[in-house]
Context: one part of a larger RNA
RNA sequence: GGAUGAACGCUGGCGGCGUGCUUAACACAUGCAAGUCGAACGGAGACAAACGCCGAUUGAAGCUUCGGCAGAAAUCAUGUUUGUCUUAGUGGCGGACGGGUGAGUAACGCGUGGGUAACCUGCCUUAUACCGGGGGACAACAGCUGGAAACGGCUGCUAAUACCGCAUAGACGCUAGGUGCCGCAUGACACUAAGCGAAAAACUCCGGUGGUAUGGGAUGGAUCCGCGUUGGAUUAGCUAGUUGGUGAGGUAACGGCCCACCAAGGCUACGAUCCAUAGCCGACCUGAGAGGGUGACCGGCCACAUUGGGACUGAGACACGGCCCAGACUCCUACGGGAGGCAGCAGUGGGGAAUUUUCCGCAAUGGGCGAAAGCCUGACGGAGCAAUGCCGCGUGGAGGUAGAAGGCCCACGGGUCGUGAACUUCUUUUCUCGGAGAAGAAGCAAUGACGGUAUCUGAGGAAUAAGCAUCGGCUAACUCUGUGCCAGCAGCCGCGGUAAGACAGAGGAUGCAAGCGUUAUCC
Numbered sequence: 001g002g003a004u005g006a007a008c009g010c011u012g013g014c015g016g017c018g019u020g021c022u023u024a025a026c027a028c029a030u031g032c033a034a035g036u037c038g039a040a041c042g043g044a045g046a047c048a049a050a051c052g053c054c055g056a057u058u059g060a061a062g063c064u065u066c067g068g069c070a071g072a073a074a075u076c077a078u079g080u081u082u083g084u085c086u087u088a089g090u091g092g093c094g095g096a097c098g099g100g101u102g103a104g105u106a107a108c109g110c111g112u113g114g115g116u117a118a119c120c121u122g123c124c125u126u127a128u129a130c131c132g133g134g135g136g137a138c139a140a141c142a143g144c145u146g147g148a149a150a151c152g153g154c155u156g157c158u159a160a161u162a163c164c165g166c167a168u169a170g171a172c173g174c175u176a177g178g179u180g181c182c183g184c185a186u187g188a189c190a191c192u193a194a195g196c197g198a199a200a201a202a203c204u205c206c207g208g209u210g211g212u213a214u215g216g217g218a219u220g221g222a223u224c225c226g227c228g229u230u231g232g233a234u235u236a237g238c239u240a241g242u243u244g245g246u247g248a249g250g251u252a253a254c255g256g257c258c259c260a261c262c263a264a265g266g267c268u269a270c271g272a273u274c275c276a277u278a279g280c281c282g283a284c285c286u287g288a289g290a291g292g293g294u295g296a297c298c299g300g301c302c303a304c305a306u307u308g309g310g311a312c313u314g315a316g317a318c319a320c321g322g323c324c325c326a327g328a329c330u331c332c333u334a335c336g337g338g339a340g341g342c343a344g345c346a347g348u349g350g351g352g353a354a355u356u357u358u359c360c361g362c363a364a365u366g367g368g369c370g371a372a373a374g375c376c377u378g379a380c381g382g383a384g385c386a387a388u389g390c391c392g393c394g395u396g397g398a399g400g401u402a403g404a405a406g407g408c409c410c411a412c413g414g415g416u417c418g419u420g421a422a423c424u425u426c427u428u429u430u431c432u433c434g435g436a437g438a439a440g441a442a443g444c445a446a447u448g449a450c451g452g453u454a455u456c457u458g459a460g461g462a463a464u465a466a467g468c469a470u471c472g473g474c475u476a477a478c479u480c481u482g483u484g485c486c487a488g489c490a491g492c493c494g495c496g497g498u499a500a501g502a503c504a505g506a507g508g509a510u511g512c513a514a515g516c517g518u519u520a521u522c523c
C1' cells in the first nucleotide's frame, strides 16, 4: 500500500447493487416451511332437478241434514335416479428434490485423469410384442367395548388401477451343452438346441390417459485404480479378519464385505502407527511473477440432522419436518401411561466485540401432484432493518474589498482566517407539495406481490444536508497560551525537569470525505 462476512470511537443527506451469528452442531415459546389426485375405489355429507309414494299441516272447486264430507293444489318429511360440490378412509405419485449446517472426516472424502468384460436407474424418450380368464380379503362403515389422554380391541359387511393364483410369452432369468469370432486376464459377443421359471388394470367428457414384458437412448447414481491433498519423530515400530488362498453366504455389483477351514503373512525412515488441526474444490485476497494466505456470499462434491444404534418401505434412504430401540433434556398426566426435536423461514433466551422482520406474494422463474381447472411451495420473487461493503450524486454556481465586524498573532507599523461572509444575481441535482404513470405478462382474453414504486412533468424556495484524523522525523501540514520528568503522548526513534512546533486548549494549516480514525487478521 492492498484486502475483510469485521468490531469499536466520533460523525451521518440521498440513490443503485451486493452482504449480514465468523462465538454455543447451546436450549427453544408461537406460526408457517410437502403435499396432491374424486378422470383408480366404496362410502358419507350438502345443494339442485325429475319421478314415485305414503305420512303430516294448510285446505280450493263441489256436496251438505250446516255438524261436516270430499279432496285439487301448496309446503315439509321420505324413497329412487341424475347432476354439481365437499371430503375422513383404501389406492397412486411425491415426502431421497428443494432449503439448512460444517460437528465429524487427513479419507478414493475432495480435485484431476482413467477403468467397470464387476453394476443399478422411477418419471422422460424410442422400438417390438401383449393386455385372456378367475379368486379371497382388509380399511372406511355399523354394533359392542377399553383408556384421563395418546391410541386402541372384538364381531359383522364392502369396492378398486389394493392383494393372490391360472393361461400365454421371442430376444428375459436359471441350469448344463455345441459352433464361430474377438479381447489387456478373469472372459465378451453372435448363432444354435434342450429343460425349468416369471407379466398385466383399468378409467374416460370417446379426444385420450394409463398397464405388462423386453431391447436401445438420455439422465442420475454406484464402485475400482494412477497422481495430488496440514503440522509433529519431544510419536518408531504397527497389525489376528490382520495379509493371502479354498469353499459357502450376501450385494445392483467386485471384494475379508461376512463366515468356516488352511497358510503366515501385510504396512513402515520414500515416515507406518499415534497425536494435533481441518469439510474439499471452482474460486477469493495479495503479489510484476513465482509464491503466500483464505475457503463468507455464488457454483460443484462430501458429511450431518438432540446423542448413539438399527432396519422397514421404495427406482432411489439406512431417510432434517418417516419408523423402532437405548441415553440425556423438556412438556402433559386421572401416576397406569404418553408427547417432542428450528444445523428450514421468521422469532426468543443464552454466549459474544458482533450479525436483521414473529413482513408481502405465488405476479415471474423453478419444483410436487393432477387430463385440466387448480392446489401446495418461508424454494423463489420482493419489501423492511444495518454507512456492513462497492459505485454514483449532493450539501450550491457566478460576481463581490469598505479587505467590514469578530477570532488569532504581532516587532504595534501590521499580518492572517479571507472572496470566506454580508450583499447582488442565477440554478433546483436533492427536498416538499400536486399531476401523469410503466416495463417486468409468456398471451385470444384475463392475470403484478413489488407499487401508485421507478420514471416523466408542474410549483415552491439556497432552501433539508460535513465531518473525522493529523501537523518533531519517518510524513503533507506552525504559532500562542497553560503545564513544569507532573499531567500526559507514543507505530519506531523518542517528547515532558519554566519560553515544549512532540502533553492540553486555542487560532491556523494538511489529508481524506458521508465518512474518518483505531483495533484484529492476511499478502
Stems, first nucleotide, its partner, number of pairs: 001523004006519005013393006019386002021351001026349003030346003035093003040090002043087010055076004062069002100304003109229008119221002124217007132166001134164002141156006172197004177192004182187001202209002230276003237267003242264006249257001279301004283294004306327005329340004357383001359382003365379001366377004396426004406417004431460006440450001467512005472493003478507005488495002
The part of an RNA shown here (small-subunit ribosomal RNA, 5' domain) has 523 nucleotides and comes from a Lachnospiraceae bacterium. Its Rfam family is "Bacterial small subunit ribosomal RNA". Its mean pLDDT, the model's own confidence on a scale to 100, is 84.